């Protein structure tokens, strides 16, 4: 130095819930919050899940969306025993 990686410190992020706000909705944003997270940092909607529409209605399909803290992919990155 590279890979793997135990533990710890400082710092970082912020689930549920509540309040405000935007949206038909899934959900987004801000505040409080603190379940958890070493990539829960950034990008990506491929798979999954969810919402709205389409349909007499339901499923499938199709159309339009949401989710990156479900999985996958790309880029970058702190400390570090053996």
């Nucleotide at each position: 130095u590279a890979c793997c990686c135990a533990a710890u410190u400082u710092g970082c992020c912020a689930c549920a819930g509540c309040c405000g706000u935007c949206g038909u909705g899934a959900g987004g944003c801000g505040g409080c919050g603190u379940c958890g997270g070493a990539a829960a940092g950034c990008c990506u909607a491929g798979g999954g899940u969810c919402u709205g529409g389409u349909u007499a209605g339901g499923a499938u399909g199709c159309c339009a969306g949401a989710u990156a803290g479900c999985c996958g992919g790309g880029c970058c990155g702190c400390c570090u025993c053996c």
Source information: Predicted 3D model of an 82-nucleotide RNA (c-di-GMP-I riboswitch aptamer) from Methylomonas methanica. Lineage of the source: Bacteria > Pseudomonadati > Methylococcales > Methylococcaceae > Methylomonas.